[in-house]
Molecule: transfer RNA
Organism: Patescibacteria group bacterium
RNA sequence: GUGCCUAUAGUUUAAUGGUAGAACAAAGGAUUGUGGUUCCUUUGGCAAGGGUUCGAUUCCCUUUAGGCACC
Numbered sequence: 001g002u003g004c005c006u007a008u009a010g011u012u013u014a015a016u017g018g019u020a021g022a023a024c025a026a027a028g029g030a031u032u033g034u035g036g037u038u039c040c041u042u043u044g045g046c047a048a049g050g051g052u053u054c055g056a057u058u059c060c061c062u063u064u065a066g067g068c069a070c071c
Stems, first nucleotide, its partner, number of pairs: 001070007010024004018054001026042005047063005
């Protein structure tokens, strides 16, 4: 340089164009002599910009970061 893949919560990850979910973690509460376990509740997210569409995590283009193959 060329081609391909990936990017969603603090972490691991779902989601066929129609209100973004789960688990773990964190915070608060219940239980406990304390801690842990268990139970309840809450917080927090679509890599960036643009386009298509009534509507985009999803489709298209560009960029950024990471990875793979070839040279």